[in-house]
RNA sequence: UAUCCGAAAAGGCAAACUCGGAGAAAUCCGGGGACGCAAAGUCAUAGGGUCUAAGGUAGGUGCUUCCUGCUAAGACAGCCUGGCGUACCGAU
Numbered sequence: 001u002a003u004c005c006g007a008a009a010a011g012g013c014a015a016a017c018u019c020g021g022a023g024a025a026a027u028c029c030g031g032g033g034a035c036g037c038a039a040a041g042u043c044a045u046a047g048g049g050u051c052u053a054a055g056g057u058a059g060g061u062g063c064u065u066c067c068u069g070c071u072a073a074g075a076c077a078g079c080c081u082g083g084c085g086u087a088c089c090g091a092u
Base pairs, nucleotide, nucleotide: 002092003091004090006089012037013036017032018031019030020029021028022027035078041084042083043082046081047080048079049076050075051074055071056070057069058068059067060066
């Protein structure tokens, strides 16, 4: 320097749950907490997928409320592929 993410060590991240906060919700932020993660770093304006439906829209109800369907401009990078990009020890 290149490749690998691997037996050990150090260090890193942090699911569920829980407390506080934001939000219509999905979900997010902070504290606690660890199921896991060798990119569980980042990009949702790269593609697919998933979640939500305030607003919009269609219908019903019937008279201004409620219910149902559809809809992302809202989300998820710890769903998959991809882009960017990279630390420690070690192995070859």

This is a predicted structure of a 92-nucleotide RNA (c-di-GMP-I riboswitch aptamer) from a Nitrospirota bacterium.
The prediction has a mean pLDDT of 80.
The sequence was found by an Rfam model in a public genome assembly.
It matches the Rfam family "c-di-GMP-I riboswitch aptamer". Its family is annotated with cyclic-di-GMP binding in the Gene Ontology.